[in-house]
Molecule: c-di-GMP-I riboswitch aptamer
Organism: Methylococcales bacterium
RNA sequence: UUAAGAAAAAGCCGACCCUAUUGAAAGAUAGGUACGGAAAGUUGUGGAGCCUAUAAAUGGAAAGCCAAACUGCCUUA
Numbered sequence: 001u002u003a004a005g006a007a008a009a010a011g012c013c014g015a016c017c018c019u020a021u022u023g024a025a026a027g028a029u030a031g032g033u034a035c036g037g038a039a040a041g042u043u044g045u046g047g048a049g050c051c052u053a054u055a056a057a058u059g060g061a062a063a064g065c066c067a068a069a070c071u072g073c074c075u076u077a
Stems, first nucleotide, its partner, number of pairs: 002077004012037002017032006035064001041070003045067003050060002053058001
């Protein structure tokens, strides 16, 4: 450097649900909880979905659905 993997070690994230606030909604924020994850880190590029309006156009949110790109701990080869 490349590939593979999560057995070990050190760690990380945090589903559903509950509480409070907020939003027209989807949802978001904070706390609790932990289903799970080898990228459940970043992006929002393509596809599939969500919300409002809707004939469309347009706008918003999420991305732990599939693909892609960028970065990355440890071990083995």